């Protein structure tokens, strides 16, 4: 210089008119009026994919179905999130992915090729026998043995190498892989080292299953009050403690309630564009401490939106950041090469709270800091 990889901060600032919601304070006072001060969108507010706070169902109790997760240790209010480590993949690297328990409980699949795809096999192929034909090398069919060498295939009864054998095979030795022991390290998951053993009928569970762990529901349009209005009408069922109903994913069981009771259809009136909920939090920021980190503890400080047909804006000026074109054979530098000034021209992403909160994912703009590959120069 060039092209990568893992982060981090902002998401423009100042002044002027004008507008606009919240609070406080004040002036006026039957007007809904004027003044002053304070505060007023987001790093994702987006998706609604997760887990909570909070609300409501009189408890929310055992089970069965059913859904979720899946390495080990830690963090957390909790969570499928997040740190650190293990184990496997990808890259030259920095790094970065993983739906990471279990195939000897069972079921199911593994297309096409191939001789055979899992109590699987012998295409072509080597080896031995006796026969046959040939001048001779050879070659035919039969009977056994063979699975190492070829060839198909995503994968073919462990791998490579040497012995050995009629040819061949863990047949045997090594060394590798694979069981099991036992010892070191490590909380752990695992690693690393010896011994034994000739050991295997493959993969696939984001297939079904199996083993572990978790899980009541439905949600702010939850809900609570004021206000208003009505025919507490009509009809049907069960049944009155040995009840029927009814209790807010399904189901079964238990427990609650039910003493003229309880569901359930049918019809009719009312409903303010009401008021709380609504924002002090599992809250931000700052110091110190412990931790490899997530993250915790202490002190200190600061209050930072609550709208409701939906506020937080607009205009104008300079200023700053970025792009670009011109001017100075000006500046640095040993060299590749780099920074700076003036000046005129443009630009500025993705995008809007609506109960809050703590993640995951998508969408994007400048600037910057560490790392890693290559080039080029001394």
């Nucleotide at each position: 210089a060039a092209a990568g990889a893992a982060g981090a901060c902002c998401a423009g600032a100042u002044g002027a008119u004008c507008g606009u919601c919240g609070g406080c304070g004040g002036a006026a006072u039957u007007u809904a009026u004027c003044c002053g001060c304070c505060g007023g969108a987001g790093g994702a507010a987006a998706g609604u994919c997760c887990g909570g706070g909070c609300u409501c169902c009189g408890c929310a109790g055992g089970g069965c179905a059913g859904g979720a997760u899946g390495g080990u240790c830690g963090c957390u209010a909790a969570c499928g999130g997040c740190g650190a480590c293990c184990g496997g993949g990808g890259g030259u690297g920095a790094c970065c992915c993983c739906a990471g328990g279990g195939a000897a409980a069972g079921u199911g699949c593994c297309a096409c090729a191939g001789a055979a795809a899992a109590u699987a096999u012998a295409c072509c192929g080597c080896c031995u026998g006796a026969g046959g034909c040939u001048g001779a090398u050879g070659c035919c069919g039969c009977a056994g043995g063979u699975a190492a060498g070829g060839g198909u295939g995503a994968a073919a009864u462990g791998g490579c190498g040497a012995g050995g054998u009629a040819a061949g095979a863990g047949c045997u030795c090594a060394c590798c892989g694979c069981u099991u022991u036992u010892c070191u390290g490590g909380c752990g998951a695992c690693a690393g080292a010896a011994a034994a053993g000739g050991c295997a009928u493959g993969g696939u569970a984001a297939a079904c299953c199996c083993c572990a762990u978790c899980c009541g529901g439905a949600g702010c349009a939850a809900g609570a009050c004021c206000a208003a209005a009505u025919a507490g009408g009509a009809g049907a069922a069960c049944g009155u403690u040995u009840a029927a109903g009814g209790g807010c994913g399904g189901c079964c069981c238990g427990c609650c309630u039910g003493a003229u009771g309880u569901u359930c259809u049918c019809g009719g009136g009312u409903a303010g564009c009401g008021u709380c909920g609504c924002u002090u939090g599992a809250g931000g920021c700052g110091a110190c401490a412990g931790g490899c980190a997530a993250c915790u503890g202490u002190c200190g400080u600061c209050c930072c939106a609550g709208a409701u047909g939906a506020a937080u804006g607009a205009u104008c000026a300079u200023c700053a950041c970025c792009g670009u074109g011109c001017u100075g054979c000006g500046g640095g530098g040993a060299g590749a090469c780099c920074a700076g000034a003036g000046u005129g021209c443009g630009g500025g992403a993705c995008a809007g709270a609506a109960c809050c909160c703590g993640g995951c994912u998508u969408a994007u703009g400048u600037u910057u800091u560490u790392c890693u590959u290559u080039c080029c120069c001394c």